[in-house]
RNA sequence: AGCAGAGUAAAGAUAUGUGCGUUAAGUGUUGGUCGAACGGGGAGUUGUCGAUCGAACGAAAAGCAAACGGUUAAAUCGUCGGCUUGCGGUACAUACCUUGCAUCCCGCUGCA
Numbered sequence: 001a002g003c004a005g006a007g008u009a010a011a012g013a014u015a016u017g018u019g020c021g022u023u024a025a026g027u028g029u030u031g032g033u034c035g036a037a038c039g040g041g042g043a044g045u046u047g048u049c050g051a052u053c054g055a056a057c058g059a060a061a062a063g064c065a066a067a068c069g070g071u072u073a074a075a076u077c078g079u080c081g082g083c084u085u086g087c088g089g090u091a092c093a094u095a096c097c098u099u100g101c102a103u104c105c106c107g108c109u110g111c112a
Base pairs, nucleotide, nucleotide: 002111003110004109005108010099011098012097014095015094016093017092018091019090020088021087022086029055030054031053032052033051034050035049036048040106041105042104043103061085062084063083064082067079068078069077
């Protein structure tokens, strides 16, 4: 020289916990602009992610007991919050599992 292999950031599934929304924010799709990250080192995309400005689309609520207002009183009604169960391609954290350098050069381990 050759052959084989390991390792990251991160992404996704599940579970648990704490929140947010349910008066629709968020999530998802898409266009412009700007930026960031991408195995140990270097480079790095038409790929990935984020911020921002737009566009189109778009939803699941139900129950409980009180308080206050009003009323002679009660019921009805109105107001503000609370609790429970749901719902949202919802946010974050933890655990666990799966996937995992676009690509190029070098390095690392084994074959010797």
Model confidence (mean pLDDT): 77 of 100. Predicted 3D model of a 112-nucleotide RNA (THF (Tetrahydrofolate) riboswitch aptamer). The sequence was found by an Rfam model in a public genome assembly. Its Rfam family is "THF (Tetrahydrofolate) riboswitch aptamer". Gene Ontology term of the family: tetrahydrofolate metabolic process.